[in-house]
Context: one part of a larger RNA
RNA sequence: CGUAGGAAAAUUGAAGAGAGCUAUCCUUAGUACGAGAGGACCGGGAUGGACACACCAAUGGUGUAUCUGUUGUCACGCCAGUGGCAGCGCAGAGUAGCUAUGUGUGGAAGUGAUAAACGCUGAAAGCAUCUAAGCGUGAAGCACCCUCUAAGAUGAGUUUUCCCAUUGUAUAAACAAGUAAAAUCCCAGAAAGACUAACUGGUAGAUAGGCUAGAAGUGGAAGUGUAGCGAUACAUUGAGCGGACUAGUACUAAUAGAUUGAGG
Numbered sequence: 001c002g003u004a005g006g007a008a009a010a011u012u013g014a015a016g017a018g019a020g021c022u023a024u025c026c027u028u029a030g031u032a033c034g035a036g037a038g039g040a041c042c043g044g045g046a047u048g049g050a051c052a053c054a055c056c057a058a059u060g061g062u063g064u065a066u067c068u069g070u071u072g073u074c075a076c077g078c079c080a081g082u083g084g085c086a087g088c089g090c091a092g093a094g095u096a097g098c099u100a101u102g103u104g105u106g107g108a109a110g111u112g113a114u115a116a117a118c119g120c121u122g123a124a125a126g127c128a129u130c131u132a133a134g135c136g137u138g139a140a141g142c143a144c145c146c147u148c149u150a151a152g153a154u155g156a157g158u159u160u161u162c163c164c165a166u167u168g169u170a171u172a173a174a175c176a177a178g179u180a181a182a183a184u185c186c187c188a189g190a191a192a193g194a195c196u197a198a199c200u201g202g203u204a205g206a207u208a209g210g211c212u213a214g215a216a217g218u219g220g221a222a223g224u225g226u227a228g229c230g231a232u233a234c235a236u237u238g239a240g241c242g243g244a245c246u247a248g249u250a251c252u253a254a255u256a257g258a259u260u261g262a263g264g
Stems, first nucleotide, its partner, number of pairs: 001152001005163007015149004021049007033038001051106005059100004066093005071086006110144003117137004164264001166177004182260004186202004207253003210249005217241002223236005
């Protein structure tokens, strides 16, 4: 820009893409078959491998703004208590998120037309012949079925809901303007992310931060007291701290405003 008014949702599916794998074991059955050795079709069930997709409840990893311990040194006047630097100084744990080696799911079943092949009926050619007319069976393959994209499918589809017949240029047509529904800019963001987009919200508000109450985590704070010459231990005390997690709460910031947008 188009989809013959302007919008917001929900859809159909032309077409395209993906997937399609396979092994072992049990049973049928030591049956059919076979002198024996050996050893099935068909059917039923179980467990795997590789691959693909999704996910983080559990098992683990990571987790440089979480907690703790600790070395050297410097600083806060000193003690105590803290902070900076040293590969996050080093070390032990570890939430969210992200993850695999972890977990879950998938290939199934079915339908149709067929290939090779196997047939029925059957002439040409009194016989024979699956073929010439006609009719069947038949594959991991083909078309469906399953998953995803999809109406720029210009053949531009369908359904539902919302907005309405304003003003001006002299009337019509046409053009322009302000609006309606609606949308955008702008702003707060994160489940999204290179940017954009999509998504959640913008005071009729829990969108982010803060605060409050919790959780995971860490592992017993500081101060004080008691014991000990002391290092230290014990009590107060599952204490204190606590990024991303959960809920509540307008305290802070999403204010204010601008623009686009029908007359069929």
Predicted 3D model of a 264-nucleotide part of an RNA (large-subunit ribosomal RNA, domain VI) from a metagenome. The full RNA is in RNAcentral, with records from SILVA. Its mean pLDDT, the model's own confidence on a scale to 100, is 89. Rfam family: Bacterial large subunit ribosomal RNA. Gene Ontology terms of the family: structural constituent of ribosome and ribosome.